[in-house]
Context: one part of a larger RNA
Molecule: small-subunit ribosomal RNA, 3' major domain
Organism: Candidatus Hodgkinia cicadicola
């Protein structure tokens, strides 16, 4: 100077506290250890691994295993012989065609050039090794409020003040004082959604309806532009300051609410399996290429999730309201069949035009506490759908079957408002195949006395025999 402290004093953060909802238990689904295994490819490891890489493991993919094949190779780039297929230039030849020609086509014969095959030889080729040799990206402390220069002062100096002390703030955020005075990298603003208005433009959108034209563009919406929120006004507190507390007016108030944006640096964090890349190692194999098999195993033992134990419910009828995408190798509608899954057809649409498109909720009605009209695992059995192919190993559907489970021990995890809850809905991947993961609306809460105590964190005093 820094680290630590079961020192101190001040502050912050769903840290606790008040609530609400879980997870440990059940059954399934998924990743992981472990064992098994010809193989179960490989990484990742407290917090920061473990529905993580993988935004899709039947074949590919596939890095593994087995068999069986190649060996200048699937790919690149020059290299040496030889072929071949058209092209072009040059030479001979006059037998042909263009009336005729020294032109010009057509045949013959040689040479270069590109291409293609065989072959020679530098070489390819490696998801092999090293992330403790590296870039690059990325996580984590933390969206915490800190990290440093200049110049001067001040100490033999290592260094100090500058960064202090007193208010204040989400904030090293401003104020005021003071050997500091400037300054730069963080914060804050700028930037994107989103709420309030105008103003401009109205088609595919809106309004007028049963339904369609016409007609309008006031409204909804879309999209450029621009207005507004600064503690701007008031009053009290405050050091006449920075600000804080109340109020007014306003769609909105004190950072209105989200989002993108991560200082110095820590963890020799992660990553040679995205990619680049030094060494080092293989080179008829640690390279290619192919069939099948394995990543799908299964006494276990952890994790992150579905479903549930049921009456704020199941089940039956009736019947309302979305948004954010996506669509021609596609989205499919009205229609016909099928208990369904899905099937035949195919209207419309390269989309504000046509598709895809809602469920919880509410209305009656049945079930009355029951392992049941709760829960759905398992099995069986017969379909449908993708795709050469669904046995290892796909989803769905029907009819039958009807497992555990009657609220979860110790322990634990989110969450402070349109949020937890709870409903479905789309997208990316994709032939198929979503409880998983980005999104989107609908329904709509309880609590927060407070910082004593757990846990991170941050100033500053302070102790060390630790660096």
């Nucleotide at each position: 100077u820094g680290a630590c402290g079961g020192a101190g004093a001040c502050c912050c953060g769903c840290a606790c506290a008040a609530g609400c909802g879980g997870u440990g238990g059940a059954g399934c689904a998924u990743g992981u250890g472990g064992u098994u295994u010809a193989a179960u490819u490989c990484g990742a490891a407290g917090c920061u691994a473990c529905a993580c890489g993988a935004a899709a493991a039947a074949c590919c993919u596939u890095a593994c295993c087995a068999g069986c094949c190649c060996u200048u190779g699937a790919c690149a780039u020059u290299u040496u012989u030889g072929g071949c297929c058209g092209c072009u230039c040059u030479u001979c030849c006059c037998a042909g065609u263009g009336a005729c020609a020294u032109c010009a086509c057509a045949a013959u014969g040689a040479g270069a050039a590109u291409g293609c095959c065989a072959u020679u030889a530098a070489c390819a080729g490696g998801u092999g090794c090293u992330g403790c040799a590296u870039g690059g990206c990325u996580g984590u402390c933390g969206u915490c409020a800190g990290c440093u220069c200049g110049u001067g002062u001040c100490g033999u100096g290592a260094g100090a003040c500058g960064u202090g002390u007193g208010g204040u703030u989400c904030a090293c955020u401003c104020c005021a004082c003071a050997a500091a005075c400037g300054a730069g990298c963080g914060a804050a603003a700028c930037c994107c959604u989103u709420c309030u208005c105008c103003c401009u433009a109205g088609u595919u959108g809106c309004u007028u309806a049963g339904g369609u034209c016409c007609a309008g563009c006031u409204c909804u919406c879309u999209a450029u532009g621009g207005a507004c929120a600064c503690u701007g006004c008031c009053a009290a507190c405050g050091a006449c300051a920075a600000g804080u507390u109340g109020g007014a007016g306003g769609a909105a108030g004190g950072u209105g609410a989200g989002g993108a944006c991560g200082a110095c640096g820590u963890c020799a964090a992660g990553u040679c399996a995205u990619c680049a890349u030094g060494g080092c190692c293989c080179u008829u194999a640690u390279g290619g290429g192919u069939u099948g098999g394995g990543c799908u195993a299964c006494a276990c033992a952890c994790g992150c999730g579905c479903u549930a134990c049921a009456a704020u419910g199941a089940c039956g009828a009736u019947c309302a309201c979305a948004a954010u995408g996506a669509g021609u190798c596609g989205c499919a509608a009205u229609a016909u069949c099928g208990c369904a899954a899905g099937a035949u057809g195919g209207a419309g649409c390269u989309a504000a035009c046509c598709u895809u498109c809602a469920a919880a909720a509410a209305u009656c009605g049945u079930c009355u506490u029951a392992g049941u009209u709760c829960g759905g695992a398992u099995u069986g059995u017969g379909u449908u759908c993708u795709g050469a192919a669904a046995c290892u190993c796909g989803a769905a559907c029907a009819c039958a079957u009807g497992a555990a489970g009657c609220a979860g021990g110790a322990a634990u995890c989110g969450c402070u408002a349109g949020u937890a809850a709870u409903c479905g809905c789309a997208g990316a991947u994709c032939a198929g195949c979503a409880u998983g993961c980005u999104g989107c609306g609908g329904u709509g809460a309880a609590u927060a006395c407070g910082u004593u105590c757990u846990c991170g964190g941050g100033u500053c005093u302070u102790g060390u025999a630790c660096a």